Bacterial RNase P class A from a Bacteroidales bacterium, 313 nucleotides, folded computationally. The coordinates come from a structure-prediction model, not an experiment, and the mean pLDDT is 78.

Order: sequence, then C1' cells, then structure tokens
RNA sequence: GAGGUGGGACGUUCCGUCGCGGCACUUGUGCUGAGGAAAGUCCGGACAGGGUAGGGCACCCCGCUGCGGAAAGCGCAGAAGGGAGUAAUCUUUUGGCCGCCGUAGCAGAAAACUACCGCCCGUCAGGGCAAGGGUGAAAACGUGAGGUAAGAGCUCACGACGUCAUGCAGCGAUGUAUGGCGGGUACGGCACCGGGGCCUGCAAGACCAAAUAUACUGACAGAUGAGGGCGGCCCGCACGAUGUCAGGGGGUAGGUUGCGAAGAUAAAUGACGGAAUUAAAAACAGAAACCGGCUUACGGCCCCACCUUAUUU
Repeated sequence: GAGGUGGGACGUUCCGUCGCGGCACUUGUGCUGAGGAAAGUCCGGACAGGGUAGGGCACCCCGCUGCGGAAAGCGCAGAAGGGAGUAAUCUUUUGGCCGCCGUAGCAGAAAACUACCGCCCGUCAGGGCAAGGGUGAAAACGUGAGGUAAGAGCUCACGACGUCAUGCAGCGAUGUAUGGCGGGUACGGCACCGGGGCCUGCAAGACCAAAUAUACUGACAGAUGAGGGCGGCCCGCACGAUGUCAGGGGGUAGGUUGCGAAGAUAAAUGACGGAAUUAAAAACAGAAACCGGCUUACGGCCCCACCUUAUUU
C1' cells in the first nucleotide's frame, strides 16, 4: 500500500427573514418545538381497571455456567461439542433420563436385534459367523495379538468414547491425572425435573357536567272533569286520569385530568438566503401516554484493536 474482521463515535452547526404548534404575560413580544432508529408493535415493566379465601391439576413460556438487571425471546464474560474461514473472527447447539412412541428418503441384503456376495461345518437337508467386499451422510468402537471349524470385545494390551469415584485447577459450567465400570447409532415427540406465568389495556382510568327524557322526593290542582285532540282563539263535540312547579341521582354531548422544559387536537416541528466544517450536507426516516430491550432500514466520514498479503527501510 491492498484486502479483511470486530468494536465505537457522528447522523451537520451558527446567523438573518418569513411561516406553523405549545406556554407565559404587559396582545406583540419572549421562551420552546422529532430520531438513532421516533419504525415493526416482537419481549419485559411501570401505571390503571376488572377478577380473586387458600391450595392443586390442566394450559403456556424459559432451560450449559457466572455476573449485571425491576424484568425480558435482555446485556456482558466464559465452558463443551459441531460447522465456515489461511487467519483475525463468525455461526450453531446445550436441564436430566433413557420410561414410552415415532422417523432414518435414494442407494443398499440390512437404517437397529441386519446377512446379498462371502467364510466355516455338513452327504443333501440344514446350521454357525460377521473378518473382508459392495451401498450410504451414517453400518453396530479402532489397531495389534491371542483364540476358533470359521469368526466375533469372545479374551488381552494400547487407544478413542461414555460414566462413576478420588486428587489437583477453577466461584462455576468444566478441564486434567489416576483407578473402576460399560458397549444396538442418530434425530424428534411425549412423559420427567427446575424456574416463571390471572385477564385487559392511556380509546386504561379519574373528576366536572349541559339540552332533551327521566328513577325518586315535596308542594299544588284534578271525575263538582285535570289534561290532551279537532291547524291560532272562543263555543261546541267525542275522549277520560293524571297534570304543573320545585328539588334531585345516574348516564350522553362537551370540558378537565392522566400528560412531561415538544405534545394532541386529524395532529405544529418548515421554507429561503448567508457563513463555517467538508469530496459532498445527498441515506433511512416524522413523536401520539411513559420506561427498559430486541429486531429491521440507513448515503458517507472518522477513531480504536486485530488478521492476511506484497514491497521498502
């Protein structure tokens, strides 16, 4: 220099003019007005209402270890196994138990109590075996020796794996050493173990409260006819038990609050000019009750650590 990996910061700033929302007052002035994700509404909380004597079952979620955190499908650091990369690094899995059940395409004899070729015994019938061949992602621990009719963890040695005990290291997951034991694999589900979980959400909820109708209460009038109908009034006609006034509760419109040094109301947060940094102000994107996360979108620049490679000193 080139390429890459991981992490972090930034996401224009200032002035002027005009415009918009909110608040204040001296009523035309002052102060203030989007993001790193305001997004998706995925997880958790706070707050609120409803439900609830206590306990259990069912149902749902989580599941290696330590620390942080109110909690989280949260963060940080780490352990073991698998995968990708030359590497930095990235990615994925994880309780315990084998009690029950299921699956293992194609190929292959056989995908879990396997036997096609093969090996051995045997006169055929039949029987024994799993070393070798072949198939497959995976074939019933590997190598060597013994053993045998042929063979085989059948036995032994060493090794691998699993598990148990002890010592050492570590807070721990775990690692390591020694010794004992074990031999039908992998994956998934159920059951088991440990932890957690009521439901609904700011259009939650709280307060004030018209007009109209009205529960209820009081007063007055009323079959000696209240009152309504016959287009307004009088008479008349038929009808026939409530009517008027006052008090008053709940609910509706509406208002306040919840609600914030932006704030909500169908809802403002902008435009232009100049200056500065710069290669360039172009990306994704617009709060709607609040907080902590996760995820997703994003032009470009800068910083830190590390890796690979080439060259020069």